[in-house]
About this RNA
Predicted 3D model of a 479-nucleotide part of an RNA (small-subunit ribosomal RNA, 3' major domain) from an uncultured prokaryote. The prediction has a mean pLDDT of 82.
Context: one part of a larger RNA
RNA sequence: UGACGGGGGCCCGCACAAGCAGCGGAGCGUGUUGUUUAAUUCGAUGCAACGCGAAGAACCUUACCUGGGUUUGACAAGGUAGGAACCCGGGAGAAAUCUGGGCGUGCCCGCAAGGGAACCGGCAUUCAGGUGCUGCAUGGCUGUCGUCAGCUCGUGUCGUGAGAUGUUGGGUUAAGUCCCGCAACGAGCGCAACCCCUAUCCUUAGUUGCCAUCAGGUUAAGCUGGGAACUCUAAGGAGACUGCCGGCGGUCAAGCCGGAGGAAGGUGGGGAGACGUCAAGUCCUCAUGGCCCUUAUGUCCAGGGCUACACACGUGCUACAAUGGUCGGUACAAAGCGCUGCCAACCCGCGAGGGUGCGCUAAUCGCAAAAAGCCGGCCUCAGUACGGAUUACAGUCUGCAACUCGACUGUAUGAAGGCGGAAUCGCUAGUAAUCGCUGAUCAGCAGGCAGCGGUGAAUACGUUCCCGGGCCUUGUACA
Numbered sequence: 001u002g003a004c005g006g007g008g009g010c011c012c013g014c015a016c017a018a019g020c021a022g023c024g025g026a027g028c029g030u031g032u033u034g035u036u037u038a039a040u041u042c043g044a045u046g047c048a049a050c051g052c053g054a055a056g057a058a059c060c061u062u063a064c065c066u067g068g069g070u071u072u073g074a075c076a077a078g079g080u081a082g083g084a085a086c087c088c089g090g091g092a093g094a095a096a097u098c099u100g101g102g103c104g105u106g107c108c109c110g111c112a113a114g115g116g117a118a119c120c121g122g123c124a125u126u127c128a129g130g131u132g133c134u135g136c137a138u139g140g141c142u143g144u145c146g147u148c149a150g151c152u153c154g155u156g157u158c159g160u161g162a163g164a165u166g167u168u169g170g171g172u173u174a175a176g177u178c179c180c181g182c183a184a185c186g187a188g189c190g191c192a193a194c195c196c197c198u199a200u201c202c203u204u205a206g207u208u209g210c211c212a213u214c215a216g217g218u219u220a221a222g223c224u225g226g227g228a229a230c231u232c233u234a235a236g237g238a239g240a241c242u243g244c245c246g247g248c249g250g251u252c253a254a255g256c257c258g259g260a261g262g263a264a265g266g267u268g269g270g271g272a273g274a275c276g277u278c279a280a281g282u283c284c285u286c287a288u289g290g291c292c293c294u295u296a297u298g299u300c301c302a303g304g305g306c307u308a309c310a311c312a313c314g315u316g317c318u319a320c321a322a323u324g325g326u327c328g329g330u331a332c333a334a335a336g337c338g339c340u341g342c343c344a345a346c347c348c349g350c351g352a353g354g355g356u357g358c359g360c361u362a363a364u365c366g367c368a369a370a371a372a373g374c375c376g377g378c379c380u381c382a383g384u385a386c387g388g389a390u391u392a393c394a395g396u397c398u399g400c401a402a403c404u405c406g407a408c409u410g411u412a413u414g415a416a417g418g419c420g421g422a423a424u425c426g427c428u429a430g431u432a433a434u435c436g437c438u439g440a441u442c443a444g445c446a447g448g449c450a451g452c453g454g455u456g457a458a459u460a461c462g463u464u465c466c467c468g469g470g471c472c473u474u475g476u477a478c479a
Stems, first nucleotide, its partner, number of pairs: 001479002003476003007473007015463002019427002022424001026318007034309002042053002064304007073127001077126002079123002082120002087102002090099003107116003129293002132291003138287002140282003143278001145276001150189006156165003169180003195271004200238007210227002214225003241265001244259005320420001324379007336367003341360002346355003386417001391412007433455007
């Protein structure tokens, strides 16, 4: 100087407390351990691994296993001698591959002969190749403490020196934020601000969006003429700064409390991660040193596996019902996406879906039905008209192909489950809870993830305690 303390002081955080809803019990989805297996590919392992890499394992992916092949190679640049290439059938085979046949000369230079480019197979040799090892050799990227308020430097001063000071002190703040004081004076990275979205208003603009006034029109409808008000769209601007008032504060500080005005009030609400720590994670995104393999640890193909299943854990979904279930009727979103696409309307089918086919490169057309909600009927507390697992049969769709191993539909079946032990998680407002919608990946497959809106709470006395953190101080047998 740091680190540590079941030392002290001050302060903060959904840290506790106050509340709400959960997890832990059940069934199922998903990930992991373990076990099994020919293989169940590999990595991630306290917080900070476990719906994680994986924004989508039937084949492919795929790295694993079994079997069948191959050795200048699936891929790259050169050399040599040839043939253009492509395309169309045949045979063997699970395919990879092997074999044999047909058609056929194009482009550039050149009159031609011929040469060249690209492509194809043969030969030989430099070499290719490796998701093989080392993340404790590395770059890059990322997590974490933590959006915590810290981390440093120049000059000066003090100290023999390591170092200190500044950065400590008194206030204050979300903040090393600001004020005052002070052997310090300044500065940098962080904080804040500048930026984007959102909440109010104004101006400009008016189609594909809008419809107040006028006219037409309809069972109805901005449907039509028209209008430019409103909504909206998208560009520019205004607005919030403790600016104003009162009180407190150390006089005249920073600031704190209350109020006015205002759409919004004290950072209005959301997005960006300092110096560093963990030899944290990743050599399987990529790049890369070293080591290793080179008729194999490379590469091609078929089938299988990654989907196994006495068990254990994490994370979710659905429930256990009446604030509910079911049937009928009826409203109101936002944000997205669409040409190998979204698909209206109509017809067929109980349905998943099929057929036909309009429009739309989309403020125009479509996905699209929002759901919870509201109105009415039934159910009347039961393992039920709750719950839907499981199983049987019949189907639909995608796709060469749904047996291993897809999603969905119909009929039948109707399991556990009556609110969950110890323990434990999230959340302070348009939040929790609850309800649907969209997107990425994607042929198909979403209970996950990323977004979007609808309805919309309860509670916070407070800082004694648990956890984590910041500043000062103290002790130390630690570095």